A computed fold for a 72-nucleotide RNA from a Minisyncoccota bacterium, annotated as transfer RNA. Rfam family: tRNA. It is annotated as a transfer RNA. Rfam links the family to the GO term triplet codon-amino acid adaptor activity. The source organism's lineage runs through Bacteria, Bacillati and Minisyncoccota. The prediction has a mean pLDDT of 81. The sequence was found in a public genome assembly.
[in-house]
RNA sequence: UCCGGUGUAGCUCAGUGGUAGAGCGGCUCCCUGUUAAGGAGCGGGUCGUAGGUUCGAAUCCUACCGCCGGAG
Numbered sequence: 001u002c003c004g005g006u007g008u009a010g011c012u013c014a015g016u017g018g019u020a021g022a023g024c025g026g027c028u029c030c031c032u033g034u035u036a037a038g039g040a041g042c043g044g045g046u047c048g049u050a051g052g053u054u055c056g057a058a059u060c061c062u063a064c065c066g067c068c069g070g071a072g
């Protein structure tokens, strides 16, 4: 330099055009003499950045950035 993959909650990951989700973690409450375990509830997101397409973009297209792999 070229090719491919990947980037979504604190962490691990779903979501492939029509209201952004799960598990774990966090917080509150219940239970308990206390903790743990168990039960109930709550909050947390510029979806890597900037443009484009579209009535509508996490999703499609382009460029750039980070990471991983390959080629030279």
Base pairs, nucleotide, nucleotide: 001071002070003069004068005067006066007065010024011023012022013021018055026042027041028040029039030038048064049063050062051061052060